About this RNA
Transfer RNA from a Spirochaetales bacterium, 72 nucleotides, folded computationally. Taxonomically the source falls in Spirochaetales (Bacteria, Pseudomonadati, Spirochaetota, Spirochaetia). The RNAcentral record of the sequence draws on ENA. Model confidence (mean pLDDT): 80 of 100. Rfam family: tRNA. It is annotated as a transfer RNA.
This record gives sequence, C1' cells and structure tokens, in this order.
RNA sequence: GGUUCGUUCGAAUAUUGGUUAGUUCAUCGCCCUCUCAAGGCGGAGAGACGGGUUCGACUCCCGUACGAACUA
Repeated sequence: GGUUCGUUCGAAUAUUGGUUAGUUCAUCGCCCUCUCAAGGCGGAGAGACGGGUUCGACUCCCGUACGAACUA
C1' cells in the first nucleotide's frame, strides 16, 4: 500500500428498517438500619464523524477518523 472486520451511557454487552435504544456493574436520590454494608424502589447518562438511499436508518450504501486481522 491492498483486502476484510469492528466503533452503542463511566465500564461491559444486547438490539432482523417502524422501541421511549434494553440489561449488568458503577454513579445519584429515597426507603430500610443506632451507623455502615447488604437489600428494596426510583433517577441521570450512549449510536465515532460527514453525506446518501428510504415515508422512516444504530441497522443498508459511500467517504473520513481510530483500532484489529490477513496479505504484498
């Protein structure tokens, strides 16, 4: 250099083109407790970036960035 794959809350991980983008841990509030831990209830928090296709895109297509594998 070429080909292929990947990028989703702070971390990990789901999501067959129509959802309020889900779950676990962490975090915050409340309850419980003499206090803490554990436990219960609730909250906030995410589609790498830019275009295109479509009535509708995390999902399909193109480009860019980053990472990985293979190959020269």